C1' cells in the first nucleotide's frame, strides 16, 4: 500500500421508546435508553424514500430532510493475509 473482518484487545456510535427544546411537517438538537453497527465517522454527487410551509384553481412542487436504503467520494482504530 492492497484485500479482508474468522478470532482477540482497547475504545467508539446509538434504533425503538421517554423527557426537554427547535420546526408547518418530515425531521433535527440535548439528556436518558440500547435494537443494532467495522466506518452506524464526514459529504445529498447519482438513484431512492419522507415532508409540502411558500407557490398554484387543482394536480403538483424542495428551496426542507433521511448518510441507520443502495451506489459513489474523503478520512480513520485494531486484528488477519
Nucleotide at each position: 500500500c492492497g484485500c479482508u473482518g474468522a478470532u482477540a484487545a482497547a475504545g467508539g456510535c446509538a434504533a425503538a421508546c421517554c423527557c426537554g427544546g427547535c420546526g408547518a411537517a418530515a425531521g433535527c438538537c440535548g439528556g436518558g435508553g440500547a435494537c443494532g453497527c467495522a466506518a452506524a465517522g464526514c459529504c445529498a454527487c447519482c438513484g431512492g424514500c419522507c415532508u409540502a410551509a411558500a407557490a398554484g384553481a387543482a394536480a403538483u412542487c424542495a428551496u426542507g430532510g433521511c448518510a441507520g436504503c443502495g451506489g459513489g467520494g474523503c478520512u480513520c482504530c485494531c486484528g488477519g493475509c
About this RNA
c-di-GMP-I riboswitch aptamer from Novimethylophilus kurashikiensis, 81 nucleotides, folded computationally. Taxonomically the source falls in Novimethylophilus (Bacteria, Pseudomonadota, Betaproteobacteria, Methylophilaceae). Its Rfam family is "c-di-GMP-I riboswitch aptamer". Gene Ontology term of the family: cyclic-di-GMP binding.